[in-house]
RNA sequence: UCCCGACAAAGGCACACCCGCCGCGAGGCGGGGCCGCAAAGCCAGGAGUCUCCCAGCCAAUGGGAGAUCGUCCGGCCGCCGAA
Repeated sequence: UCCCGACAAAGGCACACCCGCCGCGAGGCGGGGCCGCAAAGCCAGGAGUCUCCCAGCCAAUGGGAGAUCGUCCGGCCGCCGAA
C1' cells in the first nucleotide's frame, strides 16, 4: 500500500414518524427523532421502482421529462488496524 472487517478505539451518518418550507407529483431542504449503516460519503453511468406530461380502441402499449445512491450493479474519495 492492497485485501479484509474485530464484543478494538475515536468518531460519523440518520429509517420511520412529527413540525416548517419548496414542488402538480414522486420527492427535496431545515429542525426534532434514532430503525439501522464499515462507506447509510459523493456520482443519476446501467438496471429496478416511483411521479408527471403527450398519444392511444382511454385498454394494452409507446414516447418524453423528472425522482430515488438507506433498491441493486458500477465509478471516485475516505477513519482505524485485530484475526

Predicted 3D model of an 83-nucleotide RNA (c-di-GMP-I riboswitch aptamer) from an uncultured Armatimonadetes bacterium. The prediction has a mean pLDDT of 86. The sequence was found by an Rfam model in a public genome assembly.